This is a predicted structure of a 113-nucleotide RNA (c-di-AMP riboswitch aptamer (ydaO/yuaA leader)) from uncultured Asanoa sp. Its Rfam family is "c-di-AMP riboswitch aptamer (ydaO/yuaA leader)". Rfam describes the family as follows. This family represents a conserved RNA structure found upstream of the ydaO and yuaA genes in Bacillus subtilis and related genes in other bacteria. Taxonomically the source falls in Asanoa (Bacteria, Bacillati, Actinomycetes, Micromonosporales).
RNA sequence: CGCCUAAUCGCCUUGGCGAGCCGGGGAACCACGCACCAGGGGUGAGUCCGCGCGAGCGGUAGGGAUCUUCCGUCCCGAACCCGUCAGCUAACCCGGCCGGCGGCUGACGGAAG
Numbered sequence: 001c002g003c004c005u006a007a008u009c010g011c012c013u014u015g016g017c018g019a020g021c022c023g024g025g026g027a028a029c030c031a032c033g034c035a036c037c038a039g040g041g042g043u044g045a046g047u048c049c050g051c052g053c054g055a056g057c058g059g060u061a062g063g064g065a066u067c068u069u070c071c072g073u074c075c076c077g078a079a080c081c082c083g084u085c086a087g088c089u090a091a092c093c094c095g096g097c098c099g100g101c102g103g104c105u106g107a108c109g110g111a112a113g
Base pairs, nucleotide, nucleotide: 001102002101003100004099008019009018010017011016012015020097021096022095023094024093025092030087039085040082041081042080043079048059049058050057051056062076063075064074065073067113068112069111070110071109072108
């Protein structure tokens, strides 16, 4: 100077405040409908299937590859939180603003705009 992401900006000043952005909870209307159990729900692209005693392996919904779209190719396909509870949801309430990369190198190749 840029990229992924809600992950940014400002002011006093290192601890807060404000703005912006993102997520959750929460009426009516609407939706749903025998009851109970195997719980259930949320952030995120990160789910699901097969094999394996297991570690894991192979696929896969989906996400990313630096203006946009499509094709090819490549990479990822994690982790965590709530605690038996959550449909939607005005008012209202709560929380988050981390982290990881590029610049010699995949900021890949092709087509269109």
Annotation: The sequence is in RNAcentral, with records from MGnify. Model confidence (mean pLDDT): 80 of 100.